RNAcentral holds the sequence, with entries from MGnify. Predicted 3D model of a 353-nucleotide RNA (Bacterial RNase P class A) from a marine eukaryotic metagenome. It matches the Rfam family "Bacterial RNase P class A". By type it is a ribozyme.
[in-house]
RNA sequence: GAGUUGGCCAGACAGUCGCUGUUGGGAGCGUAAGCUCGCUGGCAGAGGAAAGUCCGGGCUCCAUAGGGCAGAGUGCCAGGUAACGCCUGGGAAGCGUGAGCUUACGGAAAGUGCAGCAGAAAGGAAACCGCCGGUGAGUUGUAAAAUUCAUCGGUAAGGGUGAAAGGGUGCGGUAAGAGCGCACCGCAUGGGUGGUAACACGCAUGGCAUGGUAAACCCCACUCGGAGCAAGACCAAAUAGGAAUCCAAUGGCGUGGCCCGCGCUGGAUUCGGGUAGGUUGCUUGAGGCGUAUGGUGACAUACGUCCCAGAUGAAUGACUGUCCACGACAGAACCCGGCUUAUCGGCUAACUC
Repeated sequence: GAGUUGGCCAGACAGUCGCUGUUGGGAGCGUAAGCUCGCUGGCAGAGGAAAGUCCGGGCUCCAUAGGGCAGAGUGCCAGGUAACGCCUGGGAAGCGUGAGCUUACGGAAAGUGCAGCAGAAAGGAAACCGCCGGUGAGUUGUAAAAUUCAUCGGUAAGGGUGAAAGGGUGCGGUAAGAGCGCACCGCAUGGGUGGUAACACGCAUGGCAUGGUAAACCCCACUCGGAGCAAGACCAAAUAGGAAUCCAAUGGCGUGGCCCGCGCUGGAUUCGGGUAGGUUGCUUGAGGCGUAUGGUGACAUACGUCCCAGAUGAAUGACUGUCCACGACAGAACCCGGCUUAUCGGCUAACUC
RNA backbone atom coordinates (compact mmCIF):
# COMPACT_ATOMS: atom_id res chain seq x y z
C1' G A 1 0.00 0.00 0.00
C1' A A 2 -3.89 -3.55 -1.09
C1' G A 3 -7.24 -6.73 1.30
C1' U A 4 -10.10 -10.57 4.81
C1' U A 5 -12.99 -11.43 9.22
C1' G A 6 -15.26 -9.75 13.83
C1' G A 7 -16.81 -5.83 17.31
C1' C A 8 -18.35 -0.64 18.49
C1' C A 9 -20.35 4.56 17.53
C1' A A 10 -24.49 6.88 14.70
C1' G A 11 -22.52 14.90 15.13
C1' A A 12 -20.84 16.91 20.27
C1' C A 13 -21.74 20.51 24.28
C1' A A 14 -24.76 24.44 26.61
C1' G A 15 -29.36 27.29 27.08
C1' U A 16 -34.79 28.44 26.28
C1' C A 17 -39.78 26.83 25.13
C1' G A 18 -43.07 22.62 24.48
C1' C A 19 -45.04 17.03 24.37
C1' U A 20 -45.67 11.73 26.79
C1' G A 21 -44.92 8.83 31.15
C1' U A 22 -43.66 8.63 36.25
C1' U A 23 -42.74 10.56 41.17
C1' G A 24 -43.10 14.60 44.97
C1' G A 25 -45.57 19.46 46.22
C1' G A 26 -50.03 22.52 45.75
C1' A A 27 -55.24 23.15 44.74
C1' G A 28 -60.24 21.10 44.10
C1' C A 29 -63.96 17.03 45.05
C1' G A 30 -65.04 13.07 48.55
C1' U A 31 -66.89 10.64 55.40
C1' A A 32 -62.95 7.61 53.66
C1' A A 33 -60.37 4.75 50.14
C1' G A 34 -59.34 7.58 46.35
C1' C A 35 -60.12 10.73 41.96
C1' U A 36 -59.09 15.20 39.07
C1' C A 37 -55.89 19.38 37.29
C1' G A 38 -54.97 25.18 31.07
C1' C A 39 -50.59 24.98 38.65
C1' U A 40 -45.39 23.56 40.00
C1' G A 41 -40.24 20.76 41.04
C1' G A 42 -37.30 16.22 39.93
C1' C A 43 -36.37 11.93 36.75
C1' A A 44 -36.92 9.04 32.13
C1' G A 45 -38.24 9.26 26.91
C1' A A 46 -36.94 5.21 19.55
C1' G A 47 -33.24 1.86 16.29
C1' G A 48 -29.07 -0.90 14.53
C1' A A 49 -32.05 -1.70 11.60
C1' A A 50 -37.79 0.34 15.33
C1' A A 51 -38.36 -1.50 8.27
C1' G A 52 -39.89 -6.09 5.05
C1' U A 53 -43.65 -9.22 7.84
C1' C A 54 -39.87 -13.84 5.43
C1' C A 55 -39.02 -17.86 9.37
C1' G A 56 -39.23 -19.55 14.77
C1' G A 57 -41.30 -19.05 19.70
C1' G A 58 -43.90 -16.83 24.06
C1' C A 59 -48.93 -15.12 25.25
C1' U A 60 -54.53 -15.52 24.17
C1' C A 61 -59.07 -18.13 22.31
C1' C A 62 -60.94 -22.43 19.95
C1' A A 63 -60.41 -29.51 23.11
C1' U A 64 -54.98 -30.39 27.20
C1' A A 65 -54.92 -29.79 19.71
C1' G A 66 -56.74 -35.85 19.24
C1' G A 67 -57.18 -39.65 14.43
C1' G A 68 -57.18 -39.87 8.95
C1' C A 69 -56.85 -37.68 3.95
C1' A A 70 -55.08 -33.57 1.41
C1' G A 71 -51.39 -29.72 1.70
C1' A A 72 -46.88 -27.05 3.14
C1' G A 73 -41.86 -26.86 4.73
C1' U A 74 -36.94 -28.75 5.70
C1' G A 75 -32.95 -32.07 3.60
C1' C A 76 -24.16 -33.67 4.52
C1' C A 77 -22.77 -34.63 10.11
C1' A A 78 -22.52 -33.25 15.28
C1' G A 79 -23.72 -29.63 18.78
C1' G A 80 -26.28 -24.92 20.74
C1' U A 81 -31.19 -23.03 21.70
C1' A A 82 -37.71 -22.07 24.31
C1' A A 83 -37.71 -22.96 19.01
C1' C A 84 -36.13 -22.27 13.99
C1' G A 85 -35.41 -22.55 7.51
C1' C A 86 -31.10 -19.35 12.78
C1' C A 87 -26.14 -19.89 15.05
C1' U A 88 -21.39 -22.69 16.15
C1' G A 89 -17.86 -26.47 14.96
C1' G A 90 -16.68 -30.19 11.35
C1' G A 91 -16.95 -32.99 6.34
C1' A A 92 -17.35 -32.72 0.93
C1' A A 93 -17.33 -29.78 -3.59
C1' G A 94 -16.14 -25.09 -5.94
C1' C A 95 -13.53 -20.09 -5.97
C1' G A 96 -9.20 -17.14 -4.27
C1' U A 97 -1.56 -16.51 -4.34
C1' G A 98 -3.46 -16.03 0.74
C1' A A 99 -6.25 -14.44 5.20
C1' G A 100 -10.82 -16.40 3.77
C1' C A 101 -15.55 -16.91 0.91
C1' U A 102 -19.81 -19.73 -1.36
C1' U A 103 -23.14 -24.07 -1.59
C1' A A 104 -31.81 -26.63 -1.60
C1' C A 105 -25.19 -30.74 -0.18
C1' G A 106 -30.97 -37.04 0.70
C1' G A 107 -32.46 -40.69 -3.47
C1' A A 108 -31.52 -41.24 -10.84
C1' A A 109 -28.93 -49.90 -10.33
C1' A A 110 -38.75 -48.00 -7.46
C1' G A 111 -41.49 -45.94 -11.48
C1' U A 112 -42.96 -41.95 -15.03
C1' G A 113 -41.52 -37.75 -17.84
C1' C A 114 -38.02 -34.31 -20.45
C1' A A 115 -33.66 -33.06 -23.61
C1' G A 116 -33.99 -27.69 -29.21
C1' C A 117 -30.20 -27.51 -33.08
C1' A A 118 -26.26 -30.24 -35.10
C1' G A 119 -24.82 -35.22 -36.09
C1' A A 120 -24.40 -41.58 -39.42
C1' A A 121 -25.58 -42.59 -34.38
C1' A A 122 -28.27 -39.77 -27.91
C1' G A 123 -28.96 -44.78 -23.83
C1' G A 124 -28.38 -51.93 -23.44
C1' A A 125 -26.94 -46.66 -29.58
C1' A A 126 -24.29 -45.72 -33.97
C1' A A 127 -19.97 -46.88 -39.45
C1' C A 128 -20.34 -40.24 -42.38
C1' C A 129 -14.95 -39.70 -43.24
C1' G A 130 -10.97 -42.75 -41.90
C1' C A 131 -8.29 -47.68 -40.69
C1' C A 132 -8.11 -53.18 -41.70
C1' G A 133 -9.51 -57.91 -44.09
C1' G A 134 -12.18 -61.20 -47.88
C1' U A 135 -14.24 -61.49 -52.92
C1' G A 136 -14.81 -59.59 -58.03
C1' A A 137 -13.13 -56.34 -61.99
C1' G A 138 -9.40 -52.93 -63.84
C1' U A 139 -4.31 -50.55 -64.05
C1' U A 140 1.19 -50.92 -63.20
C1' G A 141 4.77 -54.79 -62.71
C1' U A 142 8.65 -60.71 -65.28
C1' A A 143 7.17 -61.80 -60.39
C1' A A 144 6.45 -60.57 -55.30
C1' A A 145 3.48 -56.71 -54.67
C1' A A 146 1.27 -51.81 -55.09
C1' U A 147 -3.01 -49.12 -56.42
C1' U A 148 -8.34 -47.71 -58.23
C1' C A 149 -13.52 -49.01 -58.29
C1' A A 150 -17.58 -52.10 -56.61
C1' U A 151 -19.31 -55.29 -52.85
C1' C A 152 -19.39 -58.13 -48.13
C1' G A 153 -17.49 -57.88 -43.34
C1' G A 154 -14.31 -56.14 -38.98
C1' U A 155 -13.14 -51.71 -36.15
C1' A A 156 -15.43 -46.64 -31.45
C1' A A 157 -7.91 -45.76 -31.82
C1' G A 158 -8.09 -40.91 -35.22
C1' G A 159 -11.34 -36.82 -37.82
C1' G A 160 -16.04 -34.40 -37.82
C1' U A 161 -21.15 -33.00 -34.90
C1' G A 162 -22.64 -31.87 -30.07
C1' A A 163 -23.44 -29.52 -23.46
C1' A A 164 -22.73 -34.82 -23.49
C1' A A 165 -20.34 -40.18 -28.16
C1' G A 166 -20.94 -45.45 -23.07
C1' G A 167 -14.01 -44.71 -18.07
C1' G A 168 -8.75 -41.70 -18.71
C1' U A 169 -3.19 -41.91 -19.74
C1' G A 170 0.66 -45.17 -21.29
C1' C A 171 2.73 -49.89 -22.73
C1' G A 172 1.74 -54.52 -24.85
C1' G A 173 -1.31 -56.77 -28.34
C1' U A 174 -3.85 -57.05 -33.19
C1' A A 175 -5.16 -57.60 -40.05
C1' A A 176 -6.83 -52.97 -38.00
C1' G A 177 -8.76 -52.15 -33.38
C1' A A 178 -10.88 -52.93 -28.69
C1' G A 179 -10.23 -53.60 -20.66
C1' C A 180 -8.43 -57.88 -25.30
C1' G A 181 -4.07 -58.07 -21.42
C1' C A 182 -1.04 -55.17 -17.91
C1' A A 183 0.63 -50.56 -14.78
C1' C A 184 -1.20 -46.03 -12.61
C1' C A 185 -5.59 -42.95 -11.86
C1' G A 186 -10.99 -43.11 -11.61
C1' C A 187 -15.37 -46.41 -10.55
C1' A A 188 -18.07 -50.56 -8.15
C1' U A 189 -18.22 -54.43 -4.35
C1' G A 190 -16.29 -56.56 0.19
C1' G A 191 -13.72 -56.03 4.45
C1' G A 192 -10.05 -53.19 7.71
C1' U A 193 -8.16 -48.76 10.44
C1' G A 194 -9.19 -43.73 12.42
C1' G A 195 -13.43 -40.63 13.71
C1' U A 196 -19.70 -39.85 18.04
C1' A A 197 -20.87 -38.98 12.84
C1' A A 198 -20.63 -36.82 7.96
C1' C A 199 -16.26 -38.75 6.03
C1' A A 200 -11.02 -39.89 5.30
C1' C A 201 -6.99 -43.44 4.34
C1' G A 202 -4.92 -48.35 3.28
C1' C A 203 -6.08 -53.58 1.48
C1' A A 204 -8.47 -57.33 -1.55
C1' U A 205 -11.62 -58.46 -5.60
C1' G A 206 -14.06 -57.04 -10.26
C1' G A 207 -12.60 -55.14 -16.56
C1' C A 208 -16.36 -51.25 -15.86
C1' A A 209 -21.92 -52.38 -15.22
C1' U A 210 -25.30 -47.88 -13.12
C1' G A 211 -25.11 -41.20 -18.83
C1' G A 212 -27.88 -36.18 -17.33
C1' U A 213 -32.13 -33.85 -15.03
C1' A A 214 -35.70 -34.46 -8.51
C1' A A 215 -35.85 -25.13 -7.04
C1' A A 216 -39.82 -32.10 -13.12
C1' C A 217 -43.58 -35.51 -11.11
C1' C A 218 -42.15 -38.87 -7.58
C1' C A 219 -39.73 -41.85 -3.37
C1' C A 220 -37.48 -41.64 1.63
C1' A A 221 -36.72 -39.26 6.54
C1' C A 222 -38.21 -35.44 9.86
C1' U A 223 -41.41 -31.21 11.23
C1' C A 224 -46.12 -28.58 10.93
C1' G A 225 -53.95 -27.92 14.03
C1' G A 226 -56.30 -22.85 13.05
C1' A A 227 -56.63 -17.71 14.14
C1' G A 228 -54.25 -13.60 15.92
C1' C A 229 -53.44 -7.87 20.92
C1' A A 230 -59.05 -5.47 16.09
C1' A A 231 -56.10 -12.13 20.30
C1' G A 232 -58.57 -12.24 24.84
C1' A A 233 -60.49 -10.54 29.92
C1' C A 234 -63.43 -7.06 32.98
C1' C A 235 -67.14 -2.92 33.67
C1' A A 236 -71.31 -1.07 31.22
C1' A A 237 -74.69 -2.53 27.57
C1' A A 238 -79.54 -2.48 22.98
C1' U A 239 -75.76 -8.63 18.31
C1' A A 240 -81.69 -6.60 23.59
C1' G A 241 -87.06 -6.83 23.69
C1' G A 242 -90.96 -7.48 19.24
C1' A A 243 -93.66 -9.39 14.52
C1' A A 244 -93.99 -12.67 10.14
C1' U A 245 -92.40 -16.80 6.99
C1' C A 246 -89.57 -21.17 6.16
C1' C A 247 -86.56 -25.35 7.61
C1' A A 248 -85.09 -28.99 11.15
C1' A A 249 -82.31 -33.57 15.58
C1' U A 250 -78.90 -38.34 10.10
C1' G A 251 -80.02 -30.78 11.82
C1' G A 252 -77.36 -26.04 13.09
C1' C A 253 -73.13 -23.37 15.24
C1' G A 254 -67.88 -23.24 17.24
C1' U A 255 -64.31 -25.09 12.94
C1' G A 256 -60.17 -23.26 9.91
C1' G A 257 -59.15 -27.35 2.88
C1' C A 258 -62.21 -31.99 3.87
C1' C A 259 -63.94 -36.28 6.96
C1' C A 260 -64.11 -38.20 11.98
C1' G A 261 -63.98 -36.72 16.86
C1' C A 262 -64.95 -32.93 20.76
C1' G A 263 -67.98 -28.82 22.87
C1' C A 264 -72.48 -25.92 22.64
C1' U A 265 -77.35 -25.55 20.86
C1' G A 266 -82.81 -24.88 17.56
C1' G A 267 -81.49 -22.26 13.08
C1' A A 268 -82.17 -19.10 8.63
C1' U A 269 -84.55 -15.00 6.09
C1' U A 270 -87.55 -10.64 6.12
C1' C A 271 -90.01 -6.37 8.58
C1' G A 272 -89.60 -2.67 12.14
C1' G A 273 -86.52 -0.27 15.90
C1' G A 274 -81.94 1.28 17.98
C1' U A 275 -76.52 1.91 19.94
C1' A A 276 -71.36 3.98 23.49
C1' G A 277 -67.94 3.40 24.90
C1' G A 278 -64.30 2.74 28.92
C1' U A 279 -60.59 -0.13 31.61
C1' U A 280 -57.18 -3.96 31.03
C1' G A 281 -53.97 -7.00 28.22
C1' C A 282 -48.94 -3.08 28.29
C1' U A 283 -44.16 -3.99 29.34
C1' U A 284 -39.62 -7.35 34.92
C1' G A 285 -38.11 -9.86 30.27
C1' A A 286 -35.89 -17.09 27.26
C1' G A 287 -33.94 -8.81 30.22
C1' G A 288 -29.21 -5.62 30.35
C1' C A 289 -24.18 -5.04 32.49
C1' G A 290 -19.86 -6.96 35.22
C1' U A 291 -16.90 -11.00 37.29
C1' A A 292 -15.72 -16.16 37.76
C1' U A 293 -16.03 -21.20 35.94
C1' G A 294 -16.88 -25.01 31.91
C1' G A 295 -16.59 -25.38 26.48
C1' U A 296 -12.38 -24.89 20.19
C1' G A 297 -17.08 -22.29 19.66
C1' A A 298 -22.36 -21.12 19.44
C1' C A 299 -23.59 -21.17 24.51
C1' A A 300 -24.35 -22.70 29.65
C1' U A 301 -23.94 -22.18 35.07
C1' A A 302 -23.04 -19.33 39.60
C1' C A 303 -22.60 -14.64 42.08
C1' G A 304 -23.15 -9.37 42.16
C1' U A 305 -25.64 -5.20 40.24
C1' C A 306 -29.42 -2.22 37.34
C1' C A 307 -34.79 -1.02 35.97
C1' C A 308 -33.96 0.99 30.61
C1' A A 309 -40.40 4.41 26.05
C1' G A 310 -45.37 2.51 26.78
C1' A A 311 -48.38 6.40 23.37
C1' U A 312 -53.79 5.29 21.47
C1' G A 313 -56.61 11.86 16.73
C1' A A 314 -51.13 8.30 18.78
C1' A A 315 -45.38 11.91 22.85
C1' U A 316 -39.91 11.69 21.81
C1' G A 317 -39.95 18.17 18.89
C1' A A 318 -38.62 23.38 17.79
C1' C A 319 -35.32 27.55 18.32
C1' U A 320 -30.53 29.89 19.71
C1' G A 321 -25.10 29.82 20.49
C1' U A 322 -20.10 27.40 19.97
C1' C A 323 -17.09 23.61 17.57
C1' C A 324 -15.86 19.73 13.92
C1' A A 325 -14.58 15.48 9.85
C1' C A 326 -20.90 19.29 8.33
C1' G A 327 -23.90 14.40 9.95
C1' A A 328 -26.60 8.51 6.09
C1' C A 329 -30.67 4.97 6.27
C1' A A 330 -34.72 5.77 8.82
C1' G A 331 -39.07 6.30 13.51
C1' A A 332 -41.73 1.97 18.66
C1' A A 333 -47.61 0.18 18.65
C1' C A 334 -48.35 -7.29 22.58
C1' C A 335 -43.30 -9.15 23.42
C1' C A 336 -38.85 -11.85 22.21
C1' G A 337 -34.92 -14.88 18.91
C1' G A 338 -33.30 -14.75 13.84
C1' C A 339 -32.93 -13.72 8.56
C1' U A 340 -33.17 -10.18 4.63
C1' U A 341 -33.03 -5.29 2.81
C1' A A 342 -31.46 0.28 3.44
C1' U A 343 -27.34 3.07 5.47
C1' C A 344 -22.96 9.64 5.39
C1' G A 345 -18.89 8.48 7.73
C1' G A 346 -15.64 7.10 11.80
C1' C A 347 -13.10 3.99 15.60
C1' U A 348 -11.02 -0.68 16.95
C1' A A 349 -8.97 -6.04 17.26
C1' A A 350 -6.93 -10.24 14.81
C1' C A 351 -5.08 -12.02 10.30
C1' U A 352 -3.33 -12.24 4.86
C1' C A 353 -0.56 -10.65 0.43